RNA sequence: GCCCUCGUAGUUCAACGGAUAGAACCGACCCGUCCUAAGGGUAAGAUCGAAGUUCAAUUCUUCGCGAGGGCA
Numbered sequence: 001g002c003c004c005u006c007g008u009a010g011u012u013c014a015a016c017g018g019a020u021a022g023a024a025c026c027g028a029c030c031c032g033u034c035c036u037a038a039g040g041g042u043a044a045g046a047u048c049g050a051a052g053u054u055c056a057a058u059u060c061u062u063c064g065c066g067a068g069g070g071c072a
Base pairs, nucleotide, nucleotide: 001071002070003069004068005067006066007065010025011024012023013022018055028042029041030040031039048064049063050062051061052060
């Protein structure tokens, strides 16, 4: 330098172009207990950036940024 894959809660992962963007774990709060733990419940928390296509973009296109891999 070229090509491929990927980028979503603090972490690990979901999501036909149309859902209130969904779970698990961690953390918070409540119940529980003499205390702690197990267990149960509640709430909070995210789409890498900028354009484009579309009635509608997490999803498609382009550029950039970042991570991984292959070739040279």